[in-house]
RNA sequence: CUCUUAUCAUGAGAAGGCUGAGGGAAUUGGACCGAUGACGCCCGGCAACCGGCUUGUUUAAGCAAUGGUGCUACUUCCAACAGAAUGAUACGUCAUUCUGAGAGAUGAGAG
Numbered sequence: 001c002u003c004u005u006a007u008c009a010u011g012a013g014a015a016g017g018c019u020g021a022g023g024g025a026a027u028u029g030g031a032c033c034g035a036u037g038a039c040g041c042c043c044g045g046c047a048a049c050c051g052g053c054u055u056g057u058u059u060a061a062g063c064a065a066u067g068g069u070g071c072u073a074c075u076u077c078c079a080a081c082a083g084a085a086u087g088a089u090a091c092g093u094c095a096u097u098c099u100g101a102g103a104g105a106u107g108a109g110a111g
Stems, first nucleotide, its partner, number of pairs: 001111008013043001016042003022033002027080004044072003049068002052063004076103001081100008
C1' cells in the first nucleotide's frame, strides 16, 4: 500500500504540567473550536477490539484492566451520490426527515 471482516449517537480533566498558532483525515460548501491558550506532547481518564481468566461441544456469555492498540469539543461536526416519506411549488424544482451507498477512522486477519 491492497484485500477481507467488525464497529463508528455511549463514555472519558467546565480548575493537572509543557508548548505557543492555527485546528478537525483529503476536496468543495456550511456551521464551529482557538492567546479566557486551541492543536500537539506528558500525566490523568474512558472503553474493552486483540490478548488474559472463568463457563460452555460450538455460536457465545461473563470477569478484570498487569500486556498490544485505540479513544478522550461538535453524531465520522453536517452536507456532497441514490432511494423513500412528508410539505411547498411560478411544475423547472426546492425544503425537512429517514434509509442505503460512497469516502474515512479504529481493531483483527491475509497478501